[in-house]
RNA sequence: CUGUAACUCAGUGGUUAGAGCACUCACUUGGCAAGCGAGAGACCUGGGUUCAAUUCCCAGCAG
Numbered sequence: 001c002u003g004u005a006a007c008u009c010a011g012u013g014g015u016u017a018g019a020g021c022a023c024u025c026a027c028u029u030g031g032c033a034a035g036c037g038a039g040a041g042a043c044c045u046g047g048g049u050u051c052a053a054u055u056c057c058c059a060g061c062a063g
Base pairs, nucleotide, nucleotide: 001063002062003061007020008019009018014051023039024038025037027035044060045059046058047057048056
């Protein structure tokens, strides 16, 4: 300094936390691929501040 979805990365003190890729289902095709639509999936752990913390602060853990 970094830690957010299986992976690569955004993001913000308050609305249902997003994108790409991957995965599942459906459509399309004689079949595969490609394409299109839908869906599932995440804020490292503990504590503090605050009406409210993924966001701010402290400690720990990992790199």